[in-house]
This is a predicted structure of a 72-nucleotide RNA (transfer RNA) from Chloropicon primus. It matches the Rfam family "tRNA". The family's RNA type in Rfam is transfer RNA. Rfam describes the family as follows. Transfer RNA (tRNA) molecules are approximately 80 nucleotides in length. RNAcentral records the identical sequence in 3 taxa. The prediction has a mean pLDDT of 81. The RNAcentral record of the sequence draws on ENA.
Order: sequence, then C1' cells, then structure tokens
RNA sequence: GGGUGUGUAGCUCAGUGGUAGAGCAUCGGGCUUUUAACCUGGUGGCCGUAGGUUCGAGUCCUAUCACACUCA
Repeated sequence: GGGUGUGUAGCUCAGUGGUAGAGCAUCGGGCUUUUAACCUGGUGGCCGUAGGUUCGAGUCCUAUCACACUCA
C1' cells in the first nucleotide's frame, strides 16, 4: 500500500427501512436481626465521524477514523 471484518448503554451483545432492546453493572423499594441471595421498579444511547438516498436510516450507498485479521 491492497482486501475483509468489527464499531449500538459503564461492560458483554441483539436489533426485518417504521417508537433503539436484553443480560450484567448502577440507583430506589420489598424480604432478612444484618450481609449475601431472591423479588420488584427506575436511571442510563444524539447507534465511531461526516455526507447522500428515502415520507422515514442503527439498517441501504459514499468517504473517513480506530481496532482486528489477511495479501504483498
């Protein structure tokens, strides 16, 4: 330098063009003599960045950045 893949909540990951989700973590409540465990509710995202297509984009297209793999 060429090619491929990944990027979504604090972490690990889902997500069919039509309201962004789960588990863990965190916070509140219940239970318990207390802790843990268990039960229950909540908070937390401008979906790597910038454009384009579309009535509508996490999803499709282009460029770009980071990381991983691969070819030379």